[in-house]
RNA sequence: UUGGUAAACCAGACGAUCGCCGUUUUGAAUAAAACCUUGCGUUUUAGGAUAAAGGGAGGAAAGUCCGGGCUACAUAAGGCAGCGUGCCAGCUAACUGCUGGGCGGGGUAACCCGACGACAAGUGCAGCAGAGAGAAGACCGCUUUAUUAGAUUUUAUCUAAUAGAGUAAGGGUGAAACGGUGUGGUAAGAGCACACCGCAUGAUUGGUAACAAUUCAUGGCAAGGUAAACUCCACGCGUAGCAAGACCAAAUAGGUGUCCAUUUUUUGUCGCCUGCAAAGGACACGGGUAGGUUGCUUGAGUGCACUGGCAACGGUGUACCUAGAUGAAUGAUCGUUCACGACAGAACCCGGCUUAUCGGUUUACCAAUUUA
Numbered sequence: 001u002u003g004g005u006a007a008a009c010c011a012g013a014c015g016a017u018c019g020c021c022g023u024u025u026u027g028a029a030u031a032a033a034a035c036c037u038u039g040c041g042u043u044u045u046a047g048g049a050u051a052a053a054g055g056g057a058g059g060a061a062a063g064u065c066c067g068g069g070c071u072a073c074a075u076a077a078g079g080c081a082g083c084g085u086g087c088c089a090g091c092u093a094a095c096u097g098c099u100g101g102g103c104g105g106g107g108u109a110a111c112c113c114g115a116c117g118a119c120a121a122g123u124g125c126a127g128c129a130g131a132g133a134g135a136a137g138a139c140c141g142c143u144u145u146a147u148u149a150g151a152u153u154u155u156a157u158c159u160a161a162u163a164g165a166g167u168a169a170g171g172g173u174g175a176a177a178c179g180g181u182g183u184g185g186u187a188a189g190a191g192c193a194c195a196c197c198g199c200a201u202g203a204u205u206g207g208u209a210a211c212a213a214u215u216c217a218u219g220g221c222a223a224g225g226u227a228a229a230c231u232c233c234a235c236g237c238g239u240a241g242c243a244a245g246a247c248c249a250a251a252u253a254g255g256u257g258u259c260c261a262u263u264u265u266u267u268g269u270c271g272c273c274u275g276c277a278a279a280g281g282a283c284a285c286g287g288g289u290a291g292g293u294u295g296c297u298u299g300a301g302u303g304c305a306c307u308g309g310c311a312a313c314g315g316u317g318u319a320c321c322u323a324g325a326u327g328a329a330u331g332a333u334c335g336u337u338c339a340c341g342a343c344a345g346a347a348c349c350c351g352g353c354u355u356a357u358c359g360g361u362u363u364a365c366c367a368a369u370u371u372a
Base pairs, nucleotide, nucleotide: 001368002367003366004365005364006363007362008361009360010359012337013336014335015334016333017332018331020056021055023053024052025051030046031045032044033043034042035041036039058343062354063353065352066351067350068349069348070241071240072239073238077274078273079272080271082237083236084235085234086233087101088100089099090098091097102116103114104113105112106111117232118231122230123229124226125225139171140170141167142166143165144164145163146162147161148160149159150158151157152156179197180196181195182194183193184192198221199219200218201217202216203215204213205212206211245294246293247292248291255285256284257283258282259281260280265279266278267277268276301320302319303318304317305316306315307314308313
């Protein structure tokens, strides 16, 4: 210098003029009540004009994919079914998240990815080809017995065909063929036997553990792949949701009918059973209201310093308050500037993940080249 890897921050800025929403302070007009000195009086309550100060959308506010806080059932337990997670150790309110490590894979590397328990509990699946695809299998072969025919002539060999027996080392098919290499052995072969490797189990050493090891011992040794196939194993899980809920005001019809039931029954926030609680439950028709307040923003909060930890994160101290709309608030114009502005707007709140995205700044590391 170029290319790459990992992480952090910003998200147009400044000024002026009008406009919108909330908070704090100020507190006008007006209304009611009381009092008396009966007056443009005083006090209290309601009211909220005007003015001042200060604040007002995101890194994803999106998706609604996970996890919770909170509210109700509700006094709310156990089991089944169902669902979720799946290497180890930590962090956290919790999680399928994050951090560190192990193993496997990709990359020259920095780094990145992993749906990472079990196939020796069982059941399935894998087209075609092939004899045979998982306690499989004989197509071509190899060896051997019998019969027949032919050749040869040291009468015992060789060749062919048929019918049996043995074999799975060689060849073929296939993505893959029931461990691999070598030696011995055999009629020919085969872990049949042996050596080494592989595999399984155990011991020893290191590590909290997952695991690891130029280690040791035993064993001829499980019959491959697939569980993001059914399944098995371990651990975990109430449901519904701010349109949850609470309060106030107003209005109507505390309406009519049918069926079931009254502790052996019915109902009770997924389903079934047990338990617990309550005394009614289901359906149809018809009528009224749909307004206001609250929940609603001080939070598992943010910044800084010190401290514990490899880290995620925790502890202590200190400072700060940072949107709460409700048919839905931050917009318009002008000027200067530059990085010329993409994706894009809160609706109870928070921690993650995923997706979209114009550009700018900074730090560390890897590779190549060049110079000193």